Predicted 3D model of a 73-nucleotide RNA (transfer RNA) from an Actinomycetota bacterium. The sequence is in RNAcentral, with records from ENA. Taxonomically the source falls in Actinomycetota (Bacteria, Bacillati). Rfam family: tRNA. The family is grouped with related families in Rfam's "tRNA clan". By type it is a transfer RNA.

């Protein structure tokens, strides 16, 4: 330099054109307990890496850039 995969909550990930963007875990509160842990319930937390484009509508498709990984030279 070229090609491929990926970037979504603190962390691990789902979501593959349409409704308020979700799960587990972590965190906070409550129930329980003599107190904890475990368990159960509730809650906060995201402008989906950045920008532009396509579309009635984009996390999702296209292009450019940034970053990570793998391969080729």
């Nucleotide at each position: 330099g070229c090609g491929c995969u990926c970037g979504u909550a603190g962390c691990u990930c789902a979501g593959c054109g349409g409704a308020u963007a979700g799960a587990g875990u972590a965190c906070a509160g409550g129930c329980c307990u003599c107190c904890g842990a475990a368990g159960c319930c509730u809650g906060g937390g995201g402008u989906c890496g950045g920008g532009a484009g396509u579309u009635c509508g984009a996390a999702u498709c296209u292009c450019c850039c940034c970053g990570a990984g793998c391969g080729c030279g």